[in-house]
Molecule: c-di-GMP-I riboswitch aptamer
Organism: Anaerolineales bacterium
RNA sequence: AUCCGAAAAAGGCAAACCUGUUGAAAGACAGGGACGCAAAGCCAUGGGUCUAAAGAUGCCGUUGGCAUCGAUGACUGCCAGGUUGCCAAU
Numbered sequence: 001a002u003c004c005g006a007a008a009a010a011g012g013c014a015a016a017c018c019u020g021u022u023g024a025a026a027g028a029c030a031g032g033g034a035c036g037c038a039a040a041g042c043c044a045u046g047g048g049u050c051u052a053a054a055g056a057u058g059c060c061g062u063u064g065g066c067a068u069c070g071a072u073g074a075c076u077g078c079c080a081g082g083u084u085g086c087c088a089a090u
Base pairs, nucleotide, nucleotide: 001090002089005087012037013036017032018031019030020029021028022027035077041083042082043081045080046079047078048075049074050073055069056068057067058066059065060064
């Protein structure tokens, strides 16, 4: 420098679930816990997915309730893209 990877070492992260906090929800955070992960480090840029508060429309018929729409809310442990990087290998 290349590469994302056979074997190995040193380390790292932490799904489900449980508890607490938070949020309208999706979700997030902290602790416990390990299914997995070579970028499961970072960035919501493109696609995708989730939620549906404000708001809009309709119905009920009224301090309001329900239905549909609604991202400005989320998810990078769904896929791309960008960027940085340990060890090994060459």